Source information
Transfer RNA from a Thermoplasmata archaeon, 73 nucleotides, folded computationally. It matches the Rfam family "tRNA". Rfam's curators write: Transfer RNA (tRNA) molecules are approximately 80 nucleotides in length. Gene Ontology term of the family: triplet codon-amino acid adaptor activity. Lineage of the source: Archaea > Methanobacteriati > Thermoplasmatota > Thermoplasmata. Its mean pLDDT, the model's own confidence on a scale to 100, is 81.

[in-house]
RNA sequence: GGGCCCGUGGGGUAGCUUGGCAUCCUUGUGGCUUCGGGAGCCAUUGACCCGAGUUCAAAUCUCGGCGGGCCCA
Numbered sequence: 001g002g003g004c005c006c007g008u009g010g011g012g013u014a015g016c017u018u019g020g021c022a023u024c025c026u027u028g029u030g031g032c033u034u035c036g037g038g039a040g041c042c043a044u045u046g047a048c049c050c051g052a053g054u055u056c057a058a059a060u061c062u063c064g065g066c067g068g069g070c071c072c073a
Base pairs, nucleotide, nucleotide: 001072002071003070004069005068006067007066010026011025012024020056028044029043030042031041032040049065050064051063052062053061
C1' cells in the first nucleotide's frame, strides 16, 4: 500500500441477509425467604462507535471517519 471481517447496557451475546416492538445471560439496585450468609424467586435501572445520506421509518441499507482483528505485498 491492497483485500476481507468486526464495533449493540458495566462485561458477554442474538438481532443486520429480508428496515418498523432491540434478545438473552451476567453484574448493579430494591424486595421476598433466612438468626445471618449462601442459594432460590420477584421486580427494576441501563446500550446500538461518530458524522452524513436514502426513507414515513435506520442497530439494519449507502458513503465517509475512528478503533480493533486477519490475510497478501